[in-house]
RNA sequence: GAUGAACGCUAGCGGCAGGCUUAACACAUGCAAGUCGAGGGGUAACAUUGGUGCUUGCACCAGAUGACGACCGGCGAACGGGUGAGUAACGCGUAUACAAUUUGCCUUAUACAGGAGGAUAGCCCGAAGAAAUUUGGAUUAAUACUCCAUAAUGUUAUGAAACGGCAUCGUUUCAUAAUUAAAACUCCGGUGGUAUAAGAUGAGUAUGCGUCCUAUUAGCUAGUUGGUGAGGUAAUGGCUCACCAAGGCAACGAUAGGUAGGGGUCCUGAGAGGGAGAUCCCCCACACUGGUACUGAGACACGGCCCGGACUCCUACGGGAGGCAGCAGUGGGGAAUAUUGGACAAUGGGCGCAAGCCUGAUCCAGCAAUGCCGCGUGUGUGAAGAAGGCCUGAGGGUUGUAAAGCACUUUCAAUCGUGAGGAAGGGGUUAAGACUAAUACUCUUGACUCUUGACGUUAACUUUAGAAGAAGCACCGGCUAACUCUGUGCCAGCAGCCGCGGUAAUACAGAGGGUGCGAGCGUUAAUCGGAAUUACUGGGCGUAAAGCGCGCGUAGGCGGCUAAUUAAGUCAGAAGUGAAAUCCCUGGGCUCAACCUAGGAACUGCCUCUGAUACUGGUUAGCUAGAGUUUAGGAGAGGGGAGUGGAAUUUCAGGUGUAGCGGUGAAAUGCAUAGAGAUCUGAAGGAACACCAGUGGCGAAGGCGACUCCCUGGUCUAAAACUGACGCUGAGGUGCGAAAGCGUGGGUAGCAAACGGGAUUAGAUACCCUGGUAGUCCACGCCGUAAACGAUGUCAACUAGUCGUUGGUUCCCUUGAGGAAUUAGUGACGCAGCUAACGCAAUAAGUUGACCGCCUGGGGAGUACGCACGCAAGUGUAAAACUCAAAGGAAUUGACGGGGGCCCGCACAAGCGGUGGAGCAUGUGGUUUAAUUCGAUGCAACGCGAAGAACCUUACCAUCCCUUGACAUCCAGAGAAAUCAGCAGAGAUGCAGACGUGCCUUCGGGAACUCUGUGACAGGUGCUGCACGGCUGUCGUCAGCUCGUGUCGUGAGAUGUUGGGUUAAGUCCCGCAACGAGCGCAACCCCUAUCCUUGGUUGCUAACAGGUAAUGCUGAGAACUCCAAGGAGACUGCCGGUGACAAACCGGAGGAAGGUGGGGACGACGUCAAGUCAUCAUGGCCCUUACGGGAUGGGCUACACACGUGCUACAAUGGCCGGUACAGAGGGCUGCGAACUUGCGAGAGUAAGCUAAUCCCACAAAGCCGGUCUUAGUCCGGAUUGGAGUCUGCAACUCGACUCCAUGAAGACGGAAUCGCUAGUAAUCGUGAAUCAGAAUGUCACGGUGAAUACGUUCCCGGGCCUUGUACACACCGCCCGUCACACCAUGGGAGUGGGUUGCACCAGAAGUAGCUAGACUAACCUUCGGGAGGUCGGUUACCACGGUGUGAUUCAUGACUGGGGUG
Repeated sequence: GAUGAACGCUAGCGGCAGGCUUAACACAUGCAAGUCGAGGGGUAACAUUGGUGCUUGCACCAGAUGACGACCGGCGAACGGGUGAGUAACGCGUAUACAAUUUGCCUUAUACAGGAGGAUAGCCCGAAGAAAUUUGGAUUAAUACUCCAUAAUGUUAUGAAACGGCAUCGUUUCAUAAUUAAAACUCCGGUGGUAUAAGAUGAGUAUGCGUCCUAUUAGCUAGUUGGUGAGGUAAUGGCUCACCAAGGCAACGAUAGGUAGGGGUCCUGAGAGGGAGAUCCCCCACACUGGUACUGAGACACGGCCCGGACUCCUACGGGAGGCAGCAGUGGGGAAUAUUGGACAAUGGGCGCAAGCCUGAUCCAGCAAUGCCGCGUGUGUGAAGAAGGCCUGAGGGUUGUAAAGCACUUUCAAUCGUGAGGAAGGGGUUAAGACUAAUACUCUUGACUCUUGACGUUAACUUUAGAAGAAGCACCGGCUAACUCUGUGCCAGCAGCCGCGGUAAUACAGAGGGUGCGAGCGUUAAUCGGAAUUACUGGGCGUAAAGCGCGCGUAGGCGGCUAAUUAAGUCAGAAGUGAAAUCCCUGGGCUCAACCUAGGAACUGCCUCUGAUACUGGUUAGCUAGAGUUUAGGAGAGGGGAGUGGAAUUUCAGGUGUAGCGGUGAAAUGCAUAGAGAUCUGAAGGAACACCAGUGGCGAAGGCGACUCCCUGGUCUAAAACUGACGCUGAGGUGCGAAAGCGUGGGUAGCAAACGGGAUUAGAUACCCUGGUAGUCCACGCCGUAAACGAUGUCAACUAGUCGUUGGUUCCCUUGAGGAAUUAGUGACGCAGCUAACGCAAUAAGUUGACCGCCUGGGGAGUACGCACGCAAGUGUAAAACUCAAAGGAAUUGACGGGGGCCCGCACAAGCGGUGGAGCAUGUGGUUUAAUUCGAUGCAACGCGAAGAACCUUACCAUCCCUUGACAUCCAGAGAAAUCAGCAGAGAUGCAGACGUGCCUUCGGGAACUCUGUGACAGGUGCUGCACGGCUGUCGUCAGCUCGUGUCGUGAGAUGUUGGGUUAAGUCCCGCAACGAGCGCAACCCCUAUCCUUGGUUGCUAACAGGUAAUGCUGAGAACUCCAAGGAGACUGCCGGUGACAAACCGGAGGAAGGUGGGGACGACGUCAAGUCAUCAUGGCCCUUACGGGAUGGGCUACACACGUGCUACAAUGGCCGGUACAGAGGGCUGCGAACUUGCGAGAGUAAGCUAAUCCCACAAAGCCGGUCUUAGUCCGGAUUGGAGUCUGCAACUCGACUCCAUGAAGACGGAAUCGCUAGUAAUCGUGAAUCAGAAUGUCACGGUGAAUACGUUCCCGGGCCUUGUACACACCGCCCGUCACACCAUGGGAGUGGGUUGCACCAGAAGUAGCUAGACUAACCUUCGGGAGGUCGGUUACCACGGUGUGAUUCAUGACUGGGGUG
């Protein structure tokens, strides 16, 4: 796009068209084929007329008239109408043929129609039967039937002649012989009849070509193929029969199976094609199913006959009847398809002289949006942009000029009326003409008149009223036009494909809005297109699916040069045909359109004739360029057979000789004192042939490797001669064909499936080891497959080069291990070109030609079944159901690898000290609990948020209370606020008092505060860190991450950023199709190490002076230290070496400091949906007398246990006692607190100083000097517990710290494992601060003392760069294979079982036809009267439907059990 559609929602009107696609299933009822009295005998019914009985009426009579039931007869019924079951066929289409035929009615022509006869239906009278129907007798007519006559241009036979043609032959003419016909009726006009010839129409037959799928259907055929003769037919013919011959068809697909009516045409498509065969037209076939014939011009007959069968109906049980695939209609089937309508008015058909009758053909109407076409459901104006809805950033936006309102119009529908066309004819009257004796009749033409419409309440027009009665459906994630809100929360659901939905869904559902189409809109089904996705037009086969393993060769296809001829192909012209309708073009008619209609064009085809002859084909004659033969040479693991050889392994025998050998990652099994292994000599036997050896050679491929001989194939080179297209390819066919395997017989040294043993391992039916049988070898015969690969079929031609190599030949000279040319192979690179890319590139995957083979998504499956081959193994050929939306190729970027290369890091190593064991502290898990609030969870949670939970904090629990609230803003009312204090209560709170009236003022009031009330609102540490902002961790202070332009690539992308060096560094240098740039690195900033300048208090004190028990204490000084401002200094700057004349590195000098001096801050693009809604902020959701707020008490401090982080130790490098020395950085007014007094002590009392370089905290400790302890659970260690206290605080019970006395646990250096650290570092020692009323073993900061080690980068971990492989991309914590278990699905096998179709053999044989007939019967004609001719019935033979039996084939269904397959 289209549909004979169906379903869902919806629906105003009209025109035109179409309407059982399924059960060729079964059918109730009605109708669908009759007509003619001008063929006949007649008169059952009706009417008229007349008559009778007679008053209308009623009854009866009369074929007299109109007519007419039934009957005889004629014509029709073979048309029209239906259906598509069968049919793969001369069925259909197309073109021919009939010289092989027929044709009623119709037309034309010629001729004719004389005579005779016997019946029969009806009617009447009987008989049988329930009926259908049958039957006897009598009588009767015809255009019914019979006979005779007449006959030719008929037919048949024979003979003759002429002409013609297309094989057989045809036509015409003549002669002879035989033979065949008729019907009447009449209104007198005609109509009808017979014969012959011709025409027209219809029918029959034959032939060429075309006409679906399957080869897992390959052979079929006995009337089969042909001939002769006969029969039969309208007619040819094995159509049938007798005889003879043995043919006929088939890979150009016979036979068989499946499916199917064919065509004009219809749909689609640019076309070629693909699909279809409704309506309309043509042909065929069928009429319940099977068979048969009759009648007839025509049938083997839809509404005819007979028979068999199934089914239905009637029945008195004896018998009968029926056939909607005609029109309606019913049941059934189905997703699904209409009225038991009207009319013969028109068109057409049958009959008839006609009027007319019949006509479910037809014309109309009815039903259903089934389709196509047309019309309408209003038009204009209208901004306050109304209300409502929806959204919102709260301003507004949108629905939306939409509505309302105002002004108009009235199509369609409704209503009152009017009213065409479809009608032509027919009857009557009459005029003229014709006919005639006729002014009857009849016919022709005209006039007048009467009359014929189903549709129909027609079309159309007019009137009336009023916007009045008339809009939906689908969609809105992309494809694909159209977006938001709410609900839901991987649920419910959607979905054509991709895919949506797990709490912010443009994808579900609803709504608002929008988009598309519109009386329709969607969905489903099937079809064409897009699909170049079966490729004729118009595809492919190295790696995506696809070259047979390789030859030879049959059919077939294709084929060199020249000439002649032919004209099959080819081309041109002409003629015929190609039905109509349809399509197309141009007109015309319905108001337009759909629709109808006229003309034209077209129908691409087939046939015939004529012509052309380049090319192809045929025939003929030649040629030599293809192909081949002969001659002379050459190379070679080409093949077959026979023989020969040496090295090595093994075994055997013997000698020497002694303890191991062998084997492995390491071992063991194994061998060996019965003498192995080693070594020497000899022998046996089998297999394979080192070096040469080479992208070297040969062969068609498989393949071929010691040497010699014999036989043999192919190939190359050179030069001549010869043959003369002999060629290429090759479906079937046939031969060869590695390894393994099979059969028979040999052989067997080594090796070695299976198997035994030993190891390895969780296991190890493996890898490793020790043994070892088939086999490997030979002969003969099978098998016929391989990644049989160049994953590249064979042949031929053409198309830049360069460098090797093998075998020939020619030429050149400077004669060499030379050069050049050419040819046949075999390699590497490379241009054009090709290719998706990779790549190929004269050995093509380039450009062409010829032929063959093969492919058409993945899986199922190279499987099942069938067939063929095979001894078997198996091979060849080769599906389907079902299932998935992919499978695959090449390349790209990453990531990964128990891949490679280079490099780095306390990563390892080298060291020092720890953790893991003990006790305690602290955090976590777990458990417990009313609650043990919440978060953090590998590194990167766990002394983390928490820089400090007794109350508070506090978020948790129990209990008691409040509800505009503890807090913010607004409103109203009242009151200053505040302070003091009483009672009840655990307290919040409640009750009841005292005191107090402030500030500003324009005198109205206002500001702050308190209380009360009202509602807007407050409030939430409630949820979501996977909705977010901000902040943070981590890889990682790792050296990376990118961009612009250019270039390369079809593209993803690449290049730059890779490479050579170098660096801590993508740091720098060099090179380079790249050139530049950005974020990172580094530097700039801070601290620290040296110096200088300036300044000099609270800091400093060298010199001068004063003073003290002592002290910068004082004057003074500004030198030093120090403080805090500014500068200097370090840059590979200098020297030497290395390096590429580079960057840089190594060493050195100088210097306080040397190669980023040390430390800090500083963290690229990004990763982890990393962490945080409980810091804060915030979207959404949730709670609102509670999930908010207040209070008291409790809990966060629990404790069988497990883990992390720490402290203290286990002691002598130590503990204890005494003496003694030296810091830095901080803090201090709700504070630090000296000195003094007091207490053993924690402290207490009192109190100076200090808002700090001034005073205080504040004695630093390790260290040093001396003493003691002497290796022990101790003079180590200090847990735990008892007692007594101190301090803070409202309060130390749960639950603080500290002090004193007493107690004195574990622990003696810590398993597997594991952490930190590279220098002022580790280790060790003390000091301070934040938080804080109090409460550090934590955290942060400070200084003192102060090491050891680094060979080095193999390994572990992490990281960077390059490269490689990849089936990974959530990226190896990836992907993924098979069994087993469970569920479902389709399928193979299966003892079988049940159907369908069909072959063969046999039985059987209704009806019918034909033949025969000795039985029976018999109107016409003949008769010699006896009978005969002819006929009918019966009998019988042949053919044959149904049916039956047996045996095969094929197909479908089903089947216990079973095999694999698919999905989850």
Model confidence (mean pLDDT): 85 of 100.
Small-subunit ribosomal RNA from an uncultured Gammaproteobacteria bacterium, 1464 nucleotides, folded computationally.
The sequence is in RNAcentral, with records from ENA.